[in-house]
The part of an RNA shown here (small-subunit ribosomal RNA, central domain) has 352 nucleotides and comes from a soil metagenome. The RNAcentral record of the full RNA draws on SILVA.
Context: one part of a larger RNA
RNA sequence: UUGGGCGUAAAGCGCUCGUAGGCGGUUCGGUAAGUCGGGUGUGAAACCCCUGGGCUCAACCCGGGGACGCCACCCGAUACUGCUGUGACUCGAGUUCGGUAGGGGAGCGGGGAAUUCCUGGUGUAGCGGUGAAAUGCGCAGAUAUCAGGAGGAACACCGGUGGCGAAGGCGCCGCUCUGGGCCGAUACUGACGCUGAGGAGCGAAAGCGUGGGGAGCAAACAGGAUUAGAUACCCUGGUAGUCCACGCCGUAAACGUUGGGCACUAGGUGUGGGUCCUUAUCAACGGGAUCCGUGCCGUCGCUAACGCAUUAAGUGCCCCGCCUGGGGAGUACGGCCGCAAGGCUAAAACUC
Repeated sequence: UUGGGCGUAAAGCGCUCGUAGGCGGUUCGGUAAGUCGGGUGUGAAACCCCUGGGCUCAACCCGGGGACGCCACCCGAUACUGCUGUGACUCGAGUUCGGUAGGGGAGCGGGGAAUUCCUGGUGUAGCGGUGAAAUGCGCAGAUAUCAGGAGGAACACCGGUGGCGAAGGCGCCGCUCUGGGCCGAUACUGACGCUGAGGAGCGAAAGCGUGGGGAGCAAACAGGAUUAGAUACCCUGGUAGUCCACGCCGUAAACGUUGGGCACUAGGUGUGGGUCCUUAUCAACGGGAUCCGUGCCGUCGCUAACGCAUUAAGUGCCCCGCCUGGGGAGUACGGCCGCAAGGCUAAAACUC
C1' cells in the first nucleotide's frame, strides 16, 4: 500500500468556530467534460488464446489466425455526475412574530448558619486527641457558656440517574448587561447546507509572574506516636497553595474510555420543558396525542463476549481524526511554543 478496524483488545483530536478541499434537496432547458456505444488510425516482435507443423512424446521451437488494454481523432447516446441559465420550487438551512423553562456567562450589591480570632461577663481544673497514648493548650484562668466585635471562605435544607452549557463546567438572594435552546404560528429568503486538513478561540486541578487577601483546610516542614525500621498510614502544629485582579501555562481516567451530520428500523415504563384534544359548561387534577430533552427495561439486528438496542455499538450515505505486536518511549534528536515547570510534533539501535 491493499485490506481490516477504533465502548472494554492498538486506535475518536478535551471542546467549539471556521479557511482550503471533499460531499450535497426537488424540477425544467442547454451543454456533452466524466460515463456509454460505433468507426478510423495506432496498438513492433516475443508473451496469451485457438489451430497446424518439427525434434520418438513433452518441455522447447516454427508457421497461420485471433484478441485485450491504453492513446488520438471522428460520429452518436444523455440515465447518472459535472458545467451552465438575471430559469423555477420549498420539504433542508435561516429570518420574522408570539410564548416558555433553566445552578448558561459577566459585573455590582446584599444575607444568614458555622469555623477561627479579639474584647467583656459567668465559672474552675482540666481541655484536646487516640486503638491506647503522647506531643499540644490551660491557675498569666483554658475547655464549657453568654454578649459584642473583626475577617475570610463556602452556600445546609430545597436537591432529584432533575435543569443549563460545545466541552471544561455551573447551585444562598436581588439588580444590570448578555449567549444559546425548546414550543407554537407559517409571513419572508430560496439550497444560503454538512464536514472540516492547516488556522483561530475556549479549556478542571496543579503550577508560574505582579499586586492584594488569608478564616478554615493543607503539599513541604517540625514534633508526638506506631514499628524491626516508618523519610508513611494515626495525632498536635504548620508554610506555599487554596481566595481576588490581571497575565501565562494548555494538560487530565478532559470518560459515555463511544468524532460530527442526515435518513431509516418493534415496543414498554419513569422524569424535565412546551403545544393541542378530552371528561355535557368554567377550572384544578386526571386521561390521550404530538414535538424537544433526560433515564431504565427490552424485540429485530449487531457483538469475541460483556453488552448496545429510535440518546445504537442496528441499517446506509457524507466528511474529518486515529490504529497496525510488547519493551525501548510518548523517550532521544531536531523544530515550534513557554518566564519556568514543561507542552506539541516524534524516531532508531537493541531486545522478547